[in-house]
RNA sequence: GCCGCUGUAGCUCAGGGGUAGAGCAACGGUUUCGUAAACCGUAGGUCGCCCGUUCAAACCGGGCCAGCGGCUCGA
Numbered sequence: 001g002c003c004g005c006u007g008u009a010g011c012u013c014a015g016g017g018g019u020a021g022a023g024c025a026a027c028g029g030u031u032u033c034g035u036a037a038a039c040c041g042u043a044g045g046u047c048g049c050c051c052g053u054u055c056a057a058a059c060c061g062g063g064c065c066a067g068c069g070g071c072u073c074g075a
């Protein structure tokens, strides 16, 4: 330098055009003399950034950024 994959909640990841979810973690409650466990509930994300397509974009297209992997060093 070129190619590919990935980027979504604090963490691990689903979701692939029609107003975003799970598990764990956090917080509250029940239970206990108390803690943990268990059960019930609550909160938490302008979906890496910008532009475009569309009635509508996390999802499609382009560019950029970051991480990971592969190839090349021939002019």
Base pairs, nucleotide, nucleotide: 001071002070003069004068005067006066007065010024011023012022013021018055026042027041028040029039030038048064049063050062051061052060